Record summary:
Bacterial RNase P class A from Pontibacter anaerobius, 384 nucleotides, folded computationally. Model confidence (mean pLDDT): 75 of 100. NCBI's taxonomy places the organism under Bacteria, Pseudomonadati, Bacteroidota, Cytophagales, Pontibacter. Its Rfam family is "Bacterial RNase P class A". It is annotated as a ribozyme. Of the family's consensus pairs, 94% are formed in the model.
RNA sequence: ACGGCAAGUCGUCUUAUCGCUGCCCUUUUGGGGAGAGGAAAGUCCGGGCAACACAGAGCAUCCUACUUCCUAACGGGAAGGGUCCUGCGCAAGCGGGAUACAGCCAGUGCCACAGAAAAUUACCGCCUCAAGCAAUUGAGGUAAGGGUGAAAAGGUGCGGUAAGAGCGCACCAGCGGCUGGGUGACCAGUCCGGCUGGGUAAACCUUAGGAGUUGAAAGACCAAAUAGGCUGACAGCGCCUCGCUUCGGCGGGGCUAAGGGCUGCUCGUCCGAUGUCAGUGGGUAGGUCGAUGGAGCCUGUGCGCGAGUGCAGGCCUAGAUAAAUGAUAAGACGCACGCCUUCGGGCGUAGCGACAGAACCCGGCUUAUAGGCUUGUCGUUGAU
Numbered sequence: 001a002c003g004g005c006a007a008g009u010c011g012u013c014u015u016a017u018c019g020c021u022g023c024c025c026u027u028u029u030g031g032g033g034a035g036a037g038g039a040a041a042g043u044c045c046g047g048g049c050a051a052c053a054c055a056g057a058g059c060a061u062c063c064u065a066c067u068u069c070c071u072a073a074c075g076g077g078a079a080g081g082g083u084c085c086u087g088c089g090c091a092a093g094c095g096g097g098a099u100a101c102a103g104c105c106a107g108u109g110c111c112a113c114a115g116a117a118a119a120u121u122a123c124c125g126c127c128u129c130a131a132g133c134a135a136u137u138g139a140g141g142u143a144a145g146g147g148u149g150a151a152a153a154g155g156u157g158c159g160g161u162a163a164g165a166g167c168g169c170a171c172c173a174g175c176g177g178c179u180g181g182g183u184g185a186c187c188a189g190u191c192c193g194g195c196u197g198g199g200u201a202a203a204c205c206u207u208a209g210g211a212g213u214u215g216a217a218a219g220a221c222c223a224a225a226u227a228g229g230c231u232g233a234c235a236g237c238g239c240c241u242c243g244c245u246u247c248g249g250c251g252g253g254g255c256u257a258a259g260g261g262c263u264g265c266u267c268g269u270c271c272g273a274u275g276u277c278a279g280u281g282g283g284u285a286g287g288u289c290g291a292u293g294g295a296g297c298c299u300g301u302g303c304g305c306g307a308g309u310g311c312a313g314g315c316c317u318a319g320a321u322a323a324a325u326g327a328u329a330a331g332a333c334g335c336a337c338g339c340c341u342u343c344g345g346g347c348g349u350a351g352c353g354a355c356a357g358a359a360c361c362c363g364g365c366u367u368a369u370a371g372g373c374u375u376g377u378c379g380u381u382g383a384u
Stems, first nucleotide, its partner, number of pairs: 001380010012332007020035002023032003037355001041366002044364005049215004061211005066080005081101001082099007102206002107204002109200003123146002125142007154172006173196002175193003178189004219289004229280007238255007259271004296315008333353003336349005
C1' cells in the first nucleotide's frame, strides 16, 4: 500500500416549479414558516398515562437468579468477581472472547450401551473360616489389582494388616473452620480439622426477590337527521268474544263502518282503534380533547473509573386519522464502467445511490442496512 474479518460512526446535498398536512399574518386573495428514522421495524422487556378491580394475610400460577452501582423502572446498562476457551511470554504475568453463574451434605426422581454394580453395589482376583484326600463348594471380609463405561467412591508414597482400607503418617488437590484484605461477589494464608459425599435443578423441587387485569379501538366531553322510549295538550275511542273489576272501566284476541297510508279526486287496496302537535332522556353518524413542552435537545462546567448525575446558559424540533412528508428539471457529491494521463488527476454516461417509512409518549433490547470514514486484527507485496 492493497485485500479479508470484527466493532464503532456518517448514512446524500442544493436550487427552481407544481402539489400535499398543520401553524402564523393578511384578509378572501396572497405572503411567511415547519414537515420521518437510526432503526420510525419486530412489538420482546420496562415505565408514564387511563379505565376497571382491590380490607389484611396465605395458597396456587408466572417471572427473575454471581456482586456492587446507575435508573422513574427494567429481564437494560456500567464497573468488578468466579469459571471455561484462547493469544503472547522462560516465568511472574499481560491481553482477547464466551458465560441462565443460587442450592443435588433438604427430599424425591433419572443416568442410553457396556458393566457384577450408576450409589449402599463384589464379576474376576486377594484373604480368613468351614467341608472335602483332592479338584472344588459354602459363609464372610476386602474398592489395593483386572475388566466395563462419558463417569466406579480423593491422588502418590511409606507404614500397617489375615488380605485390605485416611486405618495412621508425609506431600499434593478439594471441603469446612480460623485469621487477614475487600462495601460485596470473592481473594490470600507457612494455621487448624482425616472431613473426602459420582453426575443431573433450560428434572420435580427448595431458597430469595418480584408480578392485579386490560391497552389510546384506553378514556373524557359535545352531539344531527330518522326510528323507538317517556311526558303533556288536543281530537277520537265503533262492533263481536274471553278474563278481571272498586261497575267508572282495564287488559288479550278478532272485525270494519271512526280514522290513517298509497292518489289531484273517485274506486280499489293495506293498516286499523288510535291519530296529530309540542317538549324531553339515552344512544348512533360526526366532532373536540387525550395528542405531542418532554424522565426533552444542544453547549459549557463540577462530581464519578464508568453507566450516569448536579448547576448555568441557549433552543422549540412532524402531529396526520384512511391517514400529509411527494413529483419533475438542473447541478453537486460518492460509487461503477469506459477513454486519456505529465500517475497528481481529467473527461464522458438515458448507469447506480442501501435498510426502511411516524400514528399516545418515553427508556432499552433485537433484527435490517448500498456506500464512505475511523479503530483493531489477519493475510499478501514492497522498502528500511